Source information:
A computed fold for a 255-nucleotide part of an RNA from an activated sludge metagenome, annotated as large-subunit ribosomal RNA, domain VI. The coordinates come from a structure-prediction model, not an experiment, and the mean pLDDT is 87. The full RNA is in RNAcentral, with records from SILVA. Its Rfam family is "Bacterial large subunit ribosomal RNA".
[in-house]
Context: one part of a larger RNA
Formats: sequence, structure tokens, C1' cells
RNA sequence: CGCAGGAAAUUUGAGUGGACCUGAUUUUAGUACGAGAGGACCGAAUUGGACCAACCUCUGGUGUAUCUGUUGUGCCGCCAGGUGCAGUGCAGAGUAGCCACGUUGGGACGAGAUAAGCGCUGAAAGCAUCUAAGCGCGAAACUCACCACAAGAUGAGAUUUCCAUACAGGGACGUCAGAGACUAUGACGUUGAUAGGCUGCAAGUGUAAAGUCAGAAAUGGCAUAGCUGAGCAGUACUAAUAACCCGACAAUUUU
Repeated sequence: CGCAGGAAAUUUGAGUGGACCUGAUUUUAGUACGAGAGGACCGAAUUGGACCAACCUCUGGUGUAUCUGUUGUGCCGCCAGGUGCAGUGCAGAGUAGCCACGUUGGGACGAGAUAAGCGCUGAAAGCAUCUAAGCGCGAAACUCACCACAAGAUGAGAUUUCCAUACAGGGACGUCAGAGACUAUGACGUUGAUAGGCUGCAAGUGUAAAGUCAGAAAUGGCAUAGCUGAGCAGUACUAAUAACCCGACAAUUUU
């Protein structure tokens, strides 16, 4: 921009893509078969492998948010306590998020029409013949079925609701994240918990500084502290204010 009024939802599915895998064990059954040795089809159940998808409860990885320890050196006048730099200085842990080595799920059942093949009836050809007419069975392949997209399917579909006026609705702007390169999508904008702050909690680290007590001192105790808290709640303290922009074709009826 189109889909001949403008919108908001919910849909149908022409069509497209994905998926389609497979082992072992148990049982049927030491049965059928076979002199024996050996040893099934069909069917049922269990458990794996590889692959695919989703997720983070568990296990684990990362985690340059965070906490702690510590080396060298500079600085804060010195001590104490901090801080800069050295690959995040190095080392030990680690929430959220992201992930797999983790968890969960998937391939199914079935239907249709068939291939090779197996048949029924059956002539040409008094027989025979699955085939010539006719009919049936038959595979991971085909068409469905399963999952996802899908009306620009210009063949532009359907249903429901709203609006007939500067209206319904949308945009822009602002606060944002289950979204994200931008855009888009989604949440919210005071009739408000959208983000920040504050308060509390889960959680992480591991017992701060100062003081005091013990000790000659190192150090230890008072102290599950202090710091953090991407997670979860509560709370309008701060910022989401107001304004703005877009948004109508025709027909019928009545006056």
C1' cells in the first nucleotide's frame, strides 16, 4: 500500500515446513519345526542408544553482580582502616540469568490408495490361467493422521463485537522487560506497583569496623556478625503530568 467505511478480537485452512530412527532383555517357549544338534514367526512387556524440543526443581558449569583471604607497589600525613594498579593481580566460594554433564517430553495408534508379491472368480482357448471385464490382501516409501507456520490464498475467506463523531481505535511521548541489533512484541502511565529508592524475606559470603575481655605476642572470645542481595513480596518517596498527532466511502430512509 492492498483486501471499496473505520476498528478490536476470535478463527477456517488452500498451501508450506518439521518429524518419521533403532538395539538389547524378558515372555510367548526350549513351544512350532527337527532324528539330533539346534531353534523360530506372530503377539505382549521392560529397558537402552543416537537424534530433536522445552525447561532450570535436582546434579553440575559459568557467573569481570557479590562476599572472603592474600602478594607486590602507589596514595589517603603516620598507626589502624581503606582504596588504585598488577589478566577480575592471584586464590576460595557463589544468587539471578544463560547452559549440559541435569530434568521432562517426542517418534505412536490408526485410516486410505498402492509396489513387488499372494490370491478369488474368469474367458479369449469347452481345459488351464491372479487379468482380458470384475473383486480382495499386501511395505519404514505415497496421502492423511502428529507438531509448527499460514487469507498478499490479489481466489485477499469466516464469525463476534465496537464506532457513526473529530468517535471507536491507533500513534507519538514517558517508566520498563517474560522482549530486543534497530524496529517489533509484551507490561504499565496517578482510577498507578512499570522501573528506581526504601522496608522485609529467600539466598551468597563467612563472623566487619570500633570497643572491651583473655594472652608476652601471634591470636582468640563478646558476635549466625558485617557486607551483598540480578530473585520474591510490601510501600507512591522519585519518575511515568498535561498537552499533542492520525483517524469517515457510498447507499437507503426521514426532515